[in-house]
RNA sequence: AGUUUGAUCAUGGCUCAGAAUCAACGCUGGCGGCGUGCCUAACACAUGCAAGUCGAACGAGAAAGCCGUAGCAAUACGGUGAGUACAGUGGCGACCGGGUGAGUAACACGUGGAUAACCUACCGCCGAGUGGGGAAUAACCCUGGGAAACCGGGGCUAAUACCGCAUAACACCUCGGGACUUCGGUCCUGGGGUUGAAACCCGCAAGGGGCUCAGCGAGGGGUCCGCGGCCGAUUAGCUAGUUGGUGAGGUAACGGCCCACCAAGGCAAUGAUCGGUAGCCGGCCUGAGAGGGCGGACGGCCACACUGGAACUGAAACACGGUCCAGACUCCUACGGGAGGCAGCAGUGGGGAAUUUUGCGCAAUGGGGGAAACCCUGACGCAGCAACGCCGCGUGGACGAUGAAGCUUCUUGGAGUGUAAAGUCCUUUCGGCAGGGACGAAGGUGGAGCAAUCCACUUGACGGUACCUGAAGAAGAAGCCCCGGCUAACUCCGUGCCAGCAGCCGCGGUAAUACGGGGGGGGCGAGCGUUGUUCGGAAUCAUUGGGCGUAAAGGGCGCGUAGGCGGUGCGGUAAGUCUGGUGUGAAAUCCCCGAGCUUAACUCGGGUCCCGCGCCAGAAACUGCCGUGCUCGAGUGUGGGAGAGGAGAGUGGAAUUCCCGGUGUAGCGGUGAAAUGCGUAGAUAUCGGGAGGAACACCCGUGGCGAAGGCGGCUCUCUGGACCACAACUGACGCUGAGGCGCGAAAGCCGGGGGAGCAAACAGGAUUAGAUACCCUGGUAGUCCCGGCCCUAAACGAUGAACACUUGGCGUGACGGGUCUCAACCCCCGUCGUGCCGGAGCUAACGCGUUAAGUGUUCCGCCUGGGGAGUACGGUCGCAAGAUUAAAACUCAAAGGAAUUGACGGGGGUCCGCACAAGCGGUGGAACAUGUGGUUUAAUUCGACACUACGCGAGGAACCUUACCUAGGCUUGACAUGUAUUUGAUCGCUGUGGAAACACAGUUUUCCGGGUUUACUCGGACAGAUACACAGGUGCUGCAUGGCUGUCGUCAGCUCGUGUCGUGAGAUGUUUGGUUAAGUCCUCUAACGAGCGCAACUCCUAUCUUUAGUUGCAACCCAUUUUGGGGCACUCUAAAGAGACCGCCUGGGAAACCAGGAGGAAGGUGGGAAUGACGUCAAGUCCUCAUGGUCCUUAUGUCUAGGGCUACACACGUGUUACAAUGGCUGUUACAAAGGGUUGCUACUUCGCAAGAAGGUGCUAAUCCCAUAAAAGCAGUCUAAGUUCGGAUUGAGGUCUGCAAUUCGACCUCAUGAAGCUGAAAUCGCUAGUAAUCGUAUAUCAGAACGAUACGGUGAAUACGUUCUCGGACCUUGUACACACCGCCCGUCACACCAUGAGAGCUGUUUGUACUCGAAGCUGCCUUAGCUAACCUUUUUUUGGGGGCGGGUAGUUAAAGUAUGGAUGGUGAUUGGGGUGAAGUCGUAACAAGGUAAC
Repeated sequence: AGUUUGAUCAUGGCUCAGAAUCAACGCUGGCGGCGUGCCUAACACAUGCAAGUCGAACGAGAAAGCCGUAGCAAUACGGUGAGUACAGUGGCGACCGGGUGAGUAACACGUGGAUAACCUACCGCCGAGUGGGGAAUAACCCUGGGAAACCGGGGCUAAUACCGCAUAACACCUCGGGACUUCGGUCCUGGGGUUGAAACCCGCAAGGGGCUCAGCGAGGGGUCCGCGGCCGAUUAGCUAGUUGGUGAGGUAACGGCCCACCAAGGCAAUGAUCGGUAGCCGGCCUGAGAGGGCGGACGGCCACACUGGAACUGAAACACGGUCCAGACUCCUACGGGAGGCAGCAGUGGGGAAUUUUGCGCAAUGGGGGAAACCCUGACGCAGCAACGCCGCGUGGACGAUGAAGCUUCUUGGAGUGUAAAGUCCUUUCGGCAGGGACGAAGGUGGAGCAAUCCACUUGACGGUACCUGAAGAAGAAGCCCCGGCUAACUCCGUGCCAGCAGCCGCGGUAAUACGGGGGGGGCGAGCGUUGUUCGGAAUCAUUGGGCGUAAAGGGCGCGUAGGCGGUGCGGUAAGUCUGGUGUGAAAUCCCCGAGCUUAACUCGGGUCCCGCGCCAGAAACUGCCGUGCUCGAGUGUGGGAGAGGAGAGUGGAAUUCCCGGUGUAGCGGUGAAAUGCGUAGAUAUCGGGAGGAACACCCGUGGCGAAGGCGGCUCUCUGGACCACAACUGACGCUGAGGCGCGAAAGCCGGGGGAGCAAACAGGAUUAGAUACCCUGGUAGUCCCGGCCCUAAACGAUGAACACUUGGCGUGACGGGUCUCAACCCCCGUCGUGCCGGAGCUAACGCGUUAAGUGUUCCGCCUGGGGAGUACGGUCGCAAGAUUAAAACUCAAAGGAAUUGACGGGGGUCCGCACAAGCGGUGGAACAUGUGGUUUAAUUCGACACUACGCGAGGAACCUUACCUAGGCUUGACAUGUAUUUGAUCGCUGUGGAAACACAGUUUUCCGGGUUUACUCGGACAGAUACACAGGUGCUGCAUGGCUGUCGUCAGCUCGUGUCGUGAGAUGUUUGGUUAAGUCCUCUAACGAGCGCAACUCCUAUCUUUAGUUGCAACCCAUUUUGGGGCACUCUAAAGAGACCGCCUGGGAAACCAGGAGGAAGGUGGGAAUGACGUCAAGUCCUCAUGGUCCUUAUGUCUAGGGCUACACACGUGUUACAAUGGCUGUUACAAAGGGUUGCUACUUCGCAAGAAGGUGCUAAUCCCAUAAAAGCAGUCUAAGUUCGGAUUGAGGUCUGCAAUUCGACCUCAUGAAGCUGAAAUCGCUAGUAAUCGUAUAUCAGAACGAUACGGUGAAUACGUUCUCGGACCUUGUACACACCGCCCGUCACACCAUGAGAGCUGUUUGUACUCGAAGCUGCCUUAGCUAACCUUUUUUUGGGGGCGGGUAGUUAAAGUAUGGAUGGUGAUUGGGGUGAAGUCGUAACAAGGUAAC
């Protein structure tokens, strides 16, 4: 930084950006330097090498070759090789160096000490000495056994090999003295005793090298101690050599190290024992630091060397390249026996994601041996392989616009790649070639010199390398990842929830900057990405530096142990603390300064640092400790009052139920309504009497008491605590409290009682789709008492205890005081308790707020994402139920808190609307019309679907329309523009085929201008043909769009600026109180204003005035057949005005305004229309139009004919006509408005029953026509019926329009005369000139309305009212909803997958105990078969004994075995729950009062 939300704050997890790496993988790869390179199988190893050396310790002692002599030669002899090689005795070394990290949780390591408890070869210094003897043995020779390895017997020989003797103390023992001391002893010194040698080697000699004893030193090692560094308590007890003592033994040395005896100790909650993991450190990585992680390379220490055990030798080992034994494995074998140990360097197999050459050299550094030369050295120095890491360099530089080509994109103009390329000029690092060519070398040998030193010769693996020089030529050298946000970088195409991507959020369902490719861009660059791991970010374990009312988190409560913390004065001490000094803190590393490689990495020098530990000295404030005081903390005492505090015993009344009796009769009871139930065997009701159990009405109160749980009639007994007053006593006695102990509601369990009411389970009745529930009738455990368990609760103030401090106001309980009073109140004050409201402060907010969630101190408990899970396993407790302690695998990217805005609620309040109610008339039933669904069909074109589709698009489908179907045609096209070529026509006319379109044939033929002026040619217009661009599409996408429209809704709302409040989303304004049709207005007000809406302005209409007067009008005059002249008063027409504003009056009110009245044509927006805020529904329309994308292009285009859209079992919507007498029919008589009319309306006359026809007058219209209005009125008739109602259907005949009336028009006449007698559930419209009813006109239109639109005539009823239904507005409340209740969401079951528990068991690993057996070795012992040089002894000259070797035996003991436990892993039929999964099944538990409040 991203990610929970519509948005917000906070909590909280997940994820990313950084650095690092002994890495690996993918793509790519030019050079060099410096480093690094089996993390896995401490798996097994072929082959070679990795430890030898010394002849100046010793004996023995070649050969080849060369030379000489003899010989013809073969050959022989001598010399040299050579005192050399191999082997042997002996010495030193092999214990170093090199490897690995299995084991080890330990004095193993680190650090600091101790050793007065020790050792030390080689080296240095110093002192003394080096005399005199002896006996063997290997090699060698002879011989035996064996396949071999090797072994045996006999004989000879040497030494710096071995053994005695002499000498000797400063060594050791002992007896004294002195000094020191940690009192243990140590050092120095005197006397006594014991103990040693290689008499050697080289050298002419000088001398050199060795050897022995003693001392000191240096370096190295052993041992002991303090402190430090992992996890687990689901490991709580461990220990018999164990702890100590005494005495022997053993060791270099202390010590139970070992043994005998004695005592009973030792360790552990500051974590013993056990289990798991692990080599430790300097350091390395990361981090601001504190920390966290790691211990590969380099350096120090440890451990190990096939596995286990053991000792020998030695100065040092219990020994990587030594020995013995046992085991496993491999190899050899003649089967009898033998051999071996790469965790040395290379290398092989194997394992694995993965880790190199069977290289060169001892030239340098270092080591071993040697007097030295020298030899050995897979230590080491180098090279090789690997981009494994770090560092450096290069892949060219400058100019270069026609902004080339290609590619990409595009609005087709262009733009990008891009100075990039090409091209011109220049340079040459690196690589390749050629020439030269190191440093690293010090030493060594020889010679000279007394010496210092000098001279000569000589020593390089790397390496002909680094480096230097030269010539040539841009020549040989760039990739990888990314481009939705985080996170730098965008477009085209393809794909279409597919293929795929993905670190998190998430992309992909036809316009994907997220997939794949292209172009372009960004980043890094010989690398770049990915994966793994570590730290960081993460204050996400919080010491620095977090929290716990509601987010995870206060233990249910108390007492109290250990521990932690602790009032005040003085004195002392110096453990903590502080200061100074000193020792140590290895080197390397880090850091700073400098230096060397051309630079850097790298290396070197110097310095800092190493934050630690030890020692010495000092200080004394604080903490600790010691001593002595004090009283305020704490406690005691005296005197009081309050209280459902606890335990036990007794006792009281009301009520329920039951029993008995009386009265009394048919019901009672119960519910939303019922039923089950009770009752004529007498209930319920009522009266009297009795029984029994449980609980205690009123008082009763955010009243009291208690630690909490909890405690309520009254009385008595016993008993705990708190409080107030006094200030007498003690003198810090205190606070908290891990473990521990005790208490602990309800339910439950065990035993014994009791049982009235209530009531799980259960039964029945209802309800219901079901109802294992809610409701009802019953009813058992239980509830009650005694005793014993259980030990949990939303055990809550969801708030641990204690102390101190920090503004206030108002109540209330207990006690005391003051004032006042005769007294009691009122009032004031103090302490303790209990409440409400609020300030600062705190808090994410809500809220808390002297009873803190404020400010501090002390101690305890607890938390670290959600789920899995408070579950499994194990332990403890319990009779059981279960409680307590308490994980992991796996899975998700959230889960959760507070507050905000909405939406919603079978939440609340207020209000409105033909919303209900009150009415009138309908629909739903019939027939028909019309639209839709469905079905059918070649096609029945398409769209519209709750309200807001369905007489809708369509205001008018016979052809056309027409988009559909069938058939036949056309292909630059029916239509537009342009280019090129070509023709001169086209049109028209005629003919043939055809249903037509069309096809074919024929006929017919241009215009204008220029040149030339004949023909002809050029240009243009028009038209045709051909070719090419393109046209065309009612094809798709209304979920890519514009525009238009519907709906909420003509509802009263929707917002903004500034200010203010809030961390913020947001709030305020817009809320409150009134009022209105209205967010209309007034008032109040942290708001003040404003905008879009409302209203008004506009139009029609109702009254009047003025103006005007034809085609209108007509009171009047003249003339008159129509009509004309005159007139404009009235009607009317149509323009401008007036009028209505709560203006006036009365009443109410703060005002706004309301109620009533007057006047007025009209009264409270007069009536009607137009006008539709922000937005909602991905609402409707690509088929009005426009338009992105996509698809078709001899067809999805276009033309034509015919058909279809008109079908018909059925269902629905909207209508018309009716069912009749408020009527039908017949006759007769009145009164409109508004429209339309020249392709038209048509008068009038005639004809026809009529539709209509013929003729044709007027009118481009206030003139003429359509045009008779109808209902109504008057008169007559019909008389209750399927009718003189109703008119469907059907037959026949006509009229009209039109090219055409069959599919498929309207109308007329005659005939026919269906259903239908007022319509179930349900449902629609309407509040006044309205409903209802009556007719008229118009648009469309050739014709074709029961539809639509408009017009007038006649003309009602009802509204108490807002409980309910629907819709809406405002305020408020709850919310787990925000796709917003058509929401969300729970559990079983079914299916698939995953991990896990249990499980008869099975099988490994590891470990304890007991016993058996017991190799090698070591130690002890032996009256020891056998062997025996030097020494001792004996005997008397070679024997015996001691001693030694060997043997035997005992002890100890590895491995093995038997038995029995513990821990832990794998697996297991079956089984348990859990998690995840796309639209499965059943219900509806939760969220709203979630429909029974939830927990």

A computed fold for a 1495-nucleotide RNA from an uncultured bacterium, annotated as small-subunit ribosomal RNA. Its mean pLDDT, the model's own confidence on a scale to 100, is 84. The RNAcentral record of the sequence draws on ENA, Greengenes and SILVA. Its Rfam family is "Bacterial small subunit ribosomal RNA". Its family is annotated with ribosome and structural constituent of ribosome in the Gene Ontology.